[in-house]
Context: one part of a larger RNA
RNA sequence: UUGGGCGUAAAGGGCGUGUAGGCGGCCCGUCAAGUCUGGUGUGAAAUCGCAGGGCUCAACCCUGCGUAUGCGCUGGAAACUGACAGGCUGGAGUCCUGAGGGGGAAACUGGAAUUCCUGGUGUAGGAGUGAAAUCUGUAGAUAUCAGGGAGAACACCGGUGGCGAAGGCGAGUUUCUACUCAUGGACUGACGCUGAGGCGCGAAAGCGUGGGGAGCAAACAGGAUUAGAUACCCUGGUAGUCCACGCUGUAAACGAUGUGCACUAGGCGUGGGGCGCAGUGAGCGCUCCGUGCCGUAGCUAACGUGUUAAGUGCACCGCCUGGGGAGUAUGCUCGCAAGGGUGAAACUC
Numbered sequence: 001u002u003g004g005g006c007g008u009a010a011a012g013g014g015c016g017u018g019u020a021g022g023c024g025g026c027c028c029g030u031c032a033a034g035u036c037u038g039g040u041g042u043g044a045a046a047u048c049g050c051a052g053g054g055c056u057c058a059a060c061c062c063u064g065c066g067u068a069u070g071c072g073c074u075g076g077a078a079a080c081u082g083a084c085a086g087g088c089u090g091g092a093g094u095c096c097u098g099a100g101g102g103g104g105a106a107a108c109u110g111g112a113a114u115u116c117c118u119g120g121u122g123u124a125g126g127a128g129u130g131a132a133a134u135c136u137g138u139a140g141a142u143a144u145c146a147g148g149g150a151g152a153a154c155a156c157c158g159g160u161g162g163c164g165a166a167g168g169c170g171a172g173u174u175u176c177u178a179c180u181c182a183u184g185g186a187c188u189g190a191c192g193c194u195g196a197g198g199c200g201c202g203a204a205a206g207c208g209u210g211g212g213g214a215g216c217a218a219a220c221a222g223g224a225u226u227a228g229a230u231a232c233c234c235u236g237g238u239a240g241u242c243c244a245c246g247c248u249g250u251a252a253a254c255g256a257u258g259u260g261c262a263c264u265a266g267g268c269g270u271g272g273g274g275c276g277c278a279g280u281g282a283g284c285g286c287u288c289c290g291u292g293c294c295g296u297a298g299c300u301a302a303c304g305u306g307u308u309a310a311g312u313g314c315a316c317c318g319c320c321u322g323g324g325g326a327g328u329a330u331g332c333u334c335g336c337a338a339g340g341g342u343g344a345a346a347c348u349c
Base pairs, nucleotide, nucleotide: 004320005319006318007303008302012317014201015200016199017198021194022193023192025088026087027086029084030083031082033081034080035077036076037075038074039073040072041071042070048066049065050064051063052062053061054060091191092188093187094186095185096184097182098181099180100179103177104176105175106174107173108172109171110154114150115149116148117147118146119145120144121143125136126135162169163168206247207246208245209244210243211242215241216240220236221235222234223233258316259315260314261313262312263311266294267293268292269291270290271289272288273287274286275285276284277283298305299304322349323348324347331342332341333340334339
């Protein structure tokens, strides 16, 4: 390369946006690049295939025909692809109407809890554990009441429920901002899908500068346990966790399932909207979008999946090719660093 694959065996890029590229709806016309076709030139000979012939046969040799799938020139065809021109509304989008939400950002505010401080009451314990001890308390703790401060997180509601591209998002109010869905209409008129590079976003931990620091808590210290105990348990406790700005760019970044479109039995929940019917009660039916469970056909090595496909197809991208060596070495590149991206081979089984 061909072929086969990527939920769990190796394999879906963490997610989006988008450049090149690839692919692309319906109708009409023109062109004729692709495509099809006629003619013609070339495609050397030998070789090769078929037929015939010559050496006694064969190898070998000779003759004829074919092949030479190609390329050039030229004439023609116009269904499909393409190009150009015109049109359309079903794809896509815009506006109006209605609705929804922990989507994002900022500011302000709230209560419970925790801890600290001050004062009151009060007296001998408290805390902790399997049991203890370290620790704390007569310099008055724990408990309790009142007052004050601080930081962080938001019980109930809360749901297999909602929103977001993913990471993720949960007290309340306001402001700014983005999104999605539905109904009916108007408008644009293929403006679409995917997307190598690029760009942006990206949990936690970590890094830089400045703040903040209640609780928790790597490291660390002590007490236990133990043969030992650099642990599990306990008492403390610093980075960190929080905020602002800037880096880092990773993850079991998972549905371990790329994105888009179309088609292919149903049943039962649940969230948002619309329509119809009704006894106008929370009811019944239909429908669109989401989110779950079960399940038919099919698929699957099985497990399972099954209109939210892992079914049936199309378009485009990413990725895989035995285990170890190894996500290592090297080079390049990014980063302040930690390290990230790209990424082998020898050797070995």

Model confidence (mean pLDDT): 90 of 100.
Small-subunit ribosomal RNA, central domain from a metagenome, 349 nucleotides, folded computationally.
The full RNA is in RNAcentral, with records from SILVA.
It matches the Rfam family "Bacterial small subunit ribosomal RNA".